RNA sequence: UGGCCAUCCAGAGCGACCGAGAGACCUGGCUCGUCGACGUCGCAGCAACCCCCCAUCCGGGUGCGGGUGCUACCGCCAGGACCGAUGGAGG
Numbered sequence: 001u002g003g004c005c006a007u008c009c010a011g012a013g014c015g016a017c018c019g020a021g022a023g024a025c026c027u028g029g030c031u032c033g034u035c036g037a038c039g040u041c042g043c044a045g046c047a048a049c050c051c052c053c054c055a056u057c058c059g060g061g062u063g064c065g066g067g068u069g070c071u072a073c074c075g076c077c078a079g080g081a082c083c084g085a086u087g088g089a090g091g
Stems, first nucleotide, its partner, number of pairs: 004088005013043005021032003025080005044071003049067003053061002075083001
């Protein structure tokens, strides 16, 4: 980078820095934002995809630990498109 599989209405926020847009893209709506959003970093937390551990036919459990992920709004909503995001296995 391309294809495959699974998931996406549950859950979980504070601080510092930055400074004007942000909620992926298009149209329409709704919302967040100078009472500092978005983002970055730190700490904390949530969850349970992989590892580990327990038990095991399938499958299930745990969250102390490791690898990711996530922590406004259902992936914010509706329609759209070779849609997107995250994890896993393999080339």

Notes
The prediction has a mean pLDDT of 81. A computed fold for a 91-nucleotide RNA from Plantactinospora endophytica, annotated as SAM riboswitch aptamer (S box leader). The organism belongs to Plantactinospora, within Bacteria. The sequence was found by an Rfam model in a public genome assembly.